[in-house]
Context: one part of a larger RNA
């Protein structure tokens, strides 16, 4: 020197992207418990006491047996059975309060929760990249809309037939959104879907009608341009956004300034409502103020000219969960200040 360990003045996170990693914290009994809450919990909240060994006094519980008392049951009676209670005795176990005593130290080893505050995300349990990702991502109950009336829609299959279901709209199927709460504006121009219908247009094919070539002529056959007639998409007409999707400039204006409640104007299918808001979104940016620090691009709360916020691409909260992500505060520490000593295996030399 490298590994697996152990111990440490004083300080205690100053270490680092971060307390990574060590350390702390425990067990049972007993007091005691805060905001907040969906009244369920939050809760082992936190924060505290007690714990050895021998001894005395008390109490409880169960195990067996004994006697007494005795409901209720059956018998015609004499009489059997006989929960339960009540004393005693027997063995177990165990609380409670007094004494005494040893040790540095009694939950004496092993084993065994670290805590408490704030904020994002997701309601939770739960699933998932066998073999770098477990997560905020999927699923979830609970909501909303289409489809489907039964040979069902709809899936699979060439056909036959099978799932859906030995189920019938409180069913199946499909999409999205994800627990409660409080909500879920405004647009139907685009594109989708749905529905309607008077009329125009319209293809093959099949019908019909005219003409025209061909034939010396007639008839017949046959070829052959052009027209008629006749679906649906499509265009039209209407509806539908928890359907795909969108949700605006420009100029003046109030008794200092500023601001713009008011007003004009042009565009749209309609111009972003409620809410949240430098956000997992915020370029400028380390916005601005106000907490925590001795100083904090970070955290929280505020404010909003929101580069590019926003309502089931769901919008705002939310107790309770989370090997989630940020951060704070206690306790604790060799994580450093700043290393030092100990054990054990190794490496090196030698055989």
């Nucleotide at each position: 020197c490298u590994c697996u360990c152990c111990u440490g003045a004083a300080g205690g996170a100053a270490c680092u992207a971060g307390g990574c990693a060590a350390a702390a914290u425990a067990a049972c009994u007993c007091u005691g418990u805060a905001a907040u809450u969906u009244c369920g919990a939050a809760a082992g909240a936190a924060a505290g006491a007690g714990u050895g060994g021998c001894u005395a006094u008390u109490g409880a519980a169960u195990u067996a047996u004994u006697a007494u008392u005795a409901a209720a049951c059956u018998g015609a009676a004499a009489g059997g059975u006989g929960a339960a209670a009540u004393a005693a005795u027997u063995a177990u176990u165990u609380g409670a309060u007094g004494g005494c005593u040893g040790g540095c130290a009694c939950a004496u080893a092993a084993a065994u929760g670290u805590g408490a505050g704030g904020u994002a995300c997701g309601a939770c349990u739960g699933u998932u990249u066998a073999c770098u990702a477990a997560a905020a991502a999927c699923a979830c109950a609970g909501c909303a809309c289409u489809u489907u009336g039964c040979u069902a829609a709809c899936a699979u299959a060439a056909c036959c037939a099978u799932g859906g279901a030995u189920g019938u709209a409180u069913a199946a199927a499909g999409u999205g959104u994800g627990a409660u709460a409080c909500c879920u504006g405004c647009u139907c121009a685009a594109u989708g879907c749905c529905a309607a219908a008077c009329g125009u247009a319209u293809a093959a094919a099949a019908u019909u009608u005219u003409u025209g070539g061909u034939u010396u002529c007639a008839c017949g056959a046959u070829c052959a341009a052009a027209a008629a007639u006749c679906a649906a998409a499509c265009a039209u007409u209407g509806g539908u956004c928890a359907a795909u999707a969108g949700c605006g400039g420009c100029u003046g204006u109030a008794a200092c300034u500023a601001u713009g409640a008011c007003a004009g104007u042009c565009c749209u299918a309609a111009g972003g409502u409620a809410g949240c808001g430098a956000a997992a979104u915020a370029c400028c940016u380390a916005g601005u103020c106000g907490g925590a620090u001795a100083a904090u691009u970070g955290c929280c709360g505020a404010c909003g000219u929101g580069c590019a916020u926003g309502a089931a691409u769901g919008g705002u909260u939310u107790a309770a969960c989370g090997a989630u992500a940020c951060u704070u505060c206690a306790a604790c520490u060799g994580u450093c200040u700043c290393c030092a000593g100990g054990a054990g295996a190794g490496a090196c030399u030698c055989a």
Large-subunit ribosomal RNA, domain IV from Lunasporangiospora selenospora, 351 nucleotides, folded computationally. The RNAcentral record of the full RNA draws on Rfam. Its mean pLDDT, the model's own confidence on a scale to 100, is 81. NCBI's taxonomy places the organism under Eukaryota, Fungi, Mortierellomycetes, Mortierellales, Lunasporangiospora.